[in-house]
RNA sequence: GAUGGCUGGAUGGCUGCCCCUGCUUGUACUUUGUAUGAGAGGGGAGGAAAGUCCGGGCACCACACAAGCACGGUGCCGGCUAACGGCCGGCGGGGGCGACCCUAGGGAAAGUGCCACAGAAAGCAAACCGCCUGCGCGUGCGCAGGUAAGGGUGAAAGGGUGCGGUAAGAGCGCACCGCGCGCCUGGCAACAGGGGCGGCACGGUAAACCCCACCGGGUGCAAGAUCGAGAAGGAUGGCCAGAAGCUUCGGGCUUCAAGUGGGUUUGUGCACUGCCGUUCGGGUGUAUCGCGUGAGGCGUUUGGCAACAAACGUCCCAGAUGAAUAGUCAUCCAUCCUGCAUCGCAGGGGGACAGAACCCGGCUUACAGGCCAUCUGGU
RNA sequence: GCGGGCGUAGCUCAGGGGUAGAGCGCAACCUUGCCAAGGUUGAAGUCGUGAGUUCGAAUCUCAUCGCCCGCUCCA
Numbered sequence: 001g002a003u004g005g006c007u008g009g010a011u012g013g014c015u016g017c018c019c020c021u022g023c024u025u026g027u028a029c030u031u032u033g034u035a036u037g038a039g040a041g042g043g044g045a046g047g048a049a050a051g052u053c054c055g056g057g058c059a060c061c062a063c064a065c066a067a068g069c070a071c072g073g074u075g076c077c078g079g080c081u082a083a084c085g086g087c088c089g090g091c092g093g094g095g096g097c098g099a100c101c102c103u104a105g106g107g108a109a110a111g112u113g114c115c116a117c118a119g120a121a122a123g124c125a126a127a128c129c130g131c132c133u134g135c136g137c138g139u140g141c142g143c144a145g146g147u148a149a150g151g152g153u154g155a156a157a158g159g160g161u162g163c164g165g166u167a168a169g170a171g172c173g174c175a176c177c178g179c180g181c182g183c184c185u186g187g188c189a190a191c192a193g194g195g196g197c198g199g200c201a202c203g204g205u206a207a208a209c210c211c212c213a214c215c216g217g218g219u220g221c222a223a224g225a226u227c228g229a230g231a232a233g234g235a236u237g238g239c240c241a242g243a244a245g246c247u248u249c250g251g252g253c254u255u256c257a258a259g260u261g262g263g264u265u266u267g268u269g270c271a272c273u274g275c276c277g278u279u280c281g282g283g284u285g286u287a288u289c290g291c292g293u294g295a296g297g298c299g300u301u302u303g304g305c306a307a308c309a310a311a312c313g314u315c316c317c318a319g320a321u322g323a324a325u326a327g328u329c330a331u332c333c334a335u336c337c338u339g340c341a342u343c344g345c346a347g348g349g350g351g352a353c354a355g356a357a358c359c360c361g362g363c364u365u366a367c368a369g370g371c372c373a374u375c376u377g378g379u
Numbered sequence: 380g381c382g383g384g385c386g387u388a389g390c391u392c393a394g395g396g397g398u399a400g401a402g403c404g405c406a407a408c409c410u411u412g413c414c415a416a417g418g419u420u421g422a423a424g425u426c427g428u429g430a431g432u433u434c435g436a437a438u439c440u441c442a443u444c445g446c447c448c449g450c451u452c453c454a
Stems, first nucleotide, its partner, number of pairs: 001375007009332007017044005023039007046353001050364002053362005058220004063269007071216005076090005091105001092103004106211002111209002113205003128151002130147008159177006178200001179198003183194004224289003233280007242256005258273004282453001296315008333351001335349006380450007389403004397434001405421005427443005
């Protein structure tokens, strides 16, 4: 230098804060209980608790299933996972002497768009300079034709290098490389290797529209639920009330029809159905639940290259609501500065990023210092 | 806590792949005896920051920073 992992000051004293309890005790009330105070015991931030960028759990929204359309997302292959845009293992491409690192990496012969400036020409190619041939004459220029090797422009000019060939040239011919299309072998596959055919037809751009494949309902714990007589409604006005039957005659009940129903259309099923306005009404000052036994942590064994999975054992580990998890002292540890004059001693400074708020799996970003393991290059 | 939006000149805003613009403001000059108004000219930009895609990025993508707005009980 490369990669992977661990840690994120330690111990003790004193003073405090939040939560819990089959514990002890005091007080009050409505005796076994409830409320409240004191004591005792137990627990009390993170690797990112952060950003809120993805994926889920959970809750609510009468919708559920199937197919289509629209919109959004993902994009080499295989595996892991509850799921993912995550992870693991491979493949292709690029970088590094190397350990190793990076990689939004489907389709440009389905279609459309764009390629500024410069340049002759920017996409069914073209010919400015040049090179070559012919003709003309004023002998270095003009005209006609051939050419695309060289020059010039550009990010990009219709394969590259070499030999042959030619008037000059050109895949015009040949060899190698590249490209395209079949075949064979290996591999689950991406793909790799080999050999054959084709003189080359097919510029770039999809983090432009688009095409293909797959995935996706919306809203987020300020979801949502519970308690008091209590959110269910009461009173009143207007409009509209399809058909039949029942009726306690009340916008009551049943069937059919009609309408509505988580972007939208159709089908099947299911659910719901008077609409609108005015007015009356309590409590709290943010109560209680949701709220932490979970895709949970740790250890061992087994399977697997690994991500991970299975079995067994063991543990219970924050739950606040303006929001606790702290302050201080002593000793030590890492580190820095100064002096003495260096195996050290003395004095002083001093501890990164940051902080739960429903939970979980990832990603990304921030981070003083320390430790461990494996590997590479040089001396 | 959750959701949404915006960063371009001193201020307010356009521009949505091809040389960064407008209005107000600022400076100088003209005009006036002087000022204002008016006229002419000019300066002023890391397009919040850093990567990526592309020949080329203010514009497209990703990350990050800052600012603004909305949503609190039974209901």
Molecule: RNase P RNA; transfer RNA
Organism: uncultured Magnetovibrio sp.